[in-house]
Annotation: Predicted 3D model of a 73-nucleotide RNA (transfer RNA) from a Verrucomicrobiota bacterium. Its mean pLDDT, the model's own confidence on a scale to 100, is 81. It matches the Rfam family "tRNA". From the family's description: Transfer RNA (tRNA) molecules are approximately 80 nucleotides in length. By type it is a transfer RNA.
Order: sequence, then structure tokens, then C1' cells
RNA sequence: GGGCUUGUAGCUCAAUGGGCUAGAGCUGCCGGUUUUUACCCGGUCGAUUCAGGUUCGAGUCCUGGCGAGCCCA
Repeated sequence: GGGCUUGUAGCUCAAUGGGCUAGAGCUGCCGGUUUUUACCCGGUCGAUUCAGGUUCGAGUCCUGGCGAGCCCA
């Protein structure tokens, strides 16, 4: 330098080939229970890598940038 794959809460993963008000578990925070802690129970905070495009509608499709992995040179 070229090609392929990939990017969603702090972490691990969903979202049935466009219809979603983007969910779940763990973590964090608050509360209940407990003499206290832990366990358990309830609640809550928190995310689509960025910029455009297509569309009534984009996490999903297209283009480019950035990051990561693999391969070739």
C1' cells in the first nucleotide's frame, strides 16, 4: 500500500432479511429485608464510533472518515 471482517449501556450479549418508546444479565446508585454485612426482593442511572446519503421511517441499507482484528504484498 491492497483486500476481508467488525464497531450497540462500565462489561457480556439481544433487537426475526427497515416499523423501536433500542431491551436482558452482571456492575453502579437508591430503597426493602437483616442487630450488621452478605444473600434475596423492588426501583433507578446509563449506549447505537463519526459525517453524509436513500426512505414516510435507519442500530439495520449505501458512501466516506476513524478505531479494532485477520490476510496479502